A computed fold for a 73-nucleotide RNA from a Chitinophagaceae bacterium, annotated as transfer RNA.
Its Rfam family is "tRNA". It is annotated as a transfer RNA.
Its mean pLDDT, the model's own confidence on a scale to 100, is 82.
The RNAcentral record of the sequence draws on ENA.
[in-house]
C1' cells in the first nucleotide's frame, strides 16, 4: 500500500435481510435470612465509533473517516 472482519449499556454480546434498540453479568431498590451469600421480584443505565446521504422510517442501505485485529505485498 491492497483486501477481509469487528465497532450497539460499565463489560460480553443479540437485534431473524429497513418498521417499538434488547439479553446476560455488573450496579441499584425490595422480599427472604440472626447476618452475609444464594434465590426471587423491580429499577436505572444508549448520540448503535464519528460526519454526511437515501427513505415516510436507518443499528441495518450508500459515501467519507477513526480505532482494533487478521491476511497479502
Nucleotide at each position: 500500500g491492497c483486501g477481509a472482519c469487528a465497532u450497539u449499556a460499565a463489560c460480553u454480546c443479540a437485534a431473524u435481510u429497513g418498521g417499538c434498540a434488547g439479553a446476560g453479568u455488573a450496579c441499584u431498590g425490595g422480599u427472604u435470612u440472626u447476618c452475609c451469600a444464594a434465590a426471587c421480584c423491580g429499577g436505572a443505565g444508549g448520540u448503535u465509533g464519528c460526519g454526511g446521504g437515501u427513505u415516510c422510517a436507518a443499528a441495518u442501505c450508500c459515501c467519507g473517516u477513526g480505532u482494533g485485529c487478521c491476511g497479502c505485498a